A computed fold for a 150-nucleotide RNA, annotated as glmS glucosamine-6-phosphate activated ribozyme aptamer. The model forms 87% of the base pairs in the Rfam consensus. Rfam family: glmS glucosamine-6-phosphate activated ribozyme aptamer. From the family's description: This entry contains a glucosamine-6-phosphate activated ribozyme that is found in the mRNA for GlmS. GlmS is an enzyme that uses fructose-6-phosphate and glutamine to generate glucosamine-6-phosphate. Rfam links the family to the GO terms regulation of gene expression and catalytic activity. Rfam classes the family as a riboswitch. The prediction has a mean pLDDT of 78.
RNA sequence: GGGGAGCCGUUAGCGCCUGGACCAUAGCUGGUUGACGAGGAUGGCAGUUAUCGAAAGACUCGGCGGGUGCUGCCACGGCCGGGACGGGUCGUCAGAAAGAGAGCAAAAAGCGGAAUCAACACCGUAACAGAGACUCUUUCGUCGUCACAC
Numbered sequence: 001g002g003g004g005a006g007c008c009g010u011u012a013g014c015g016c017c018u019g020g021a022c023c024a025u026a027g028c029u030g031g032u033u034g035a036c037g038a039g040g041a042u043g044g045c046a047g048u049u050a051u052c053g054a055a056a057g058a059c060u061c062g063g064c065g066g067g068u069g070c071u072g073c074c075a076c077g078g079c080c081g082g083g084a085c086g087g088g089u090c091g092u093c094a095g096a097a098a099g100a101g102a103g104c105a106a107a108a109a110g111c112g113g114a115a116u117c118a119a120c121a122c123c124g125u126a127a128c129a130g131a132g133a134c135u136c137u138u139u140c141g142u143c144g145u146c147a148c149a150c
Stems, first nucleotide, its partner, number of pairs: 014065004019061001020033005036053003042075007076091005083146004095140007110125004
């Protein structure tokens, strides 16, 4: 460096580090930092600066890679009474918009602990969001053709 098997963990704010910053060292160099949770997956291709707030105010800054977002096209699937074709709208809790409601976080800071030369990181502890989804209300949409059934 490559291959195989088993077990454990993880499931994308995720991984990485050459800039910057910080610590140690006389220096060479070595180390550290570099996203806090919430939310998010029908499949394929392409494009893209990928949702929400919290904290902070050298940083979550900068760079690389990835990515459940969004957009377009295609396929599959649900709904529009069942079927076919078309159209619309969504994604398995499978119409849209607006308003209201209920419920919901972690970190940072502080305190305590343990550890290190130090920076940093680690453990315990309280509180505090917004978006989406959900529930309710209103408005809009809930179609066309063909044959069929009632």